[in-house]
């Protein structure tokens, strides 16, 4: 320096042009326990990195860019 994949809540992810939640985890409030882990039961969550364009309608599709991950190249 090219090139390829990635970014969604606290985390992991899931929604692949049509309502952002289908899920697991942490959190909170209970239930059990002598108390605590374990286990059950309920509640809480954003606007999807940024910025822009296309579209009636963008997490999604295109451009720049930023970040994290790999491969190439250099490596006299």
């Nucleotide at each position: 320096g090219c090139c390829c994949c990635u970014g969604u809540a606290u985390c992991c992810c899931a929604a692949c042009g049509g309502c952002a939640g289908a899920g697991g985890a942490a959190a909170u409030g209970g239930a059990c326990u002598c108390a605590a882990a374990a286990u059950c039961c309920a509640u809480c969550g954003a606007g999807u990195g940024u910025g822009g364009g296309u579209u009636c309608g963008a997490a999604u599709c295109c451009c720049a860019c930023c970040g994290g991950g790999g491969g190439c190249a250099c490596c006299a």
Transfer RNA from a Pseudonocardiales bacterium, 76 nucleotides, folded computationally. It matches the Rfam family "tRNA". It is annotated as a transfer RNA. Its mean pLDDT, the model's own confidence on a scale to 100, is 81. NCBI's taxonomy places the organism under Bacteria, Bacillati, Actinomycetota, Actinomycetes, Pseudonocardiales.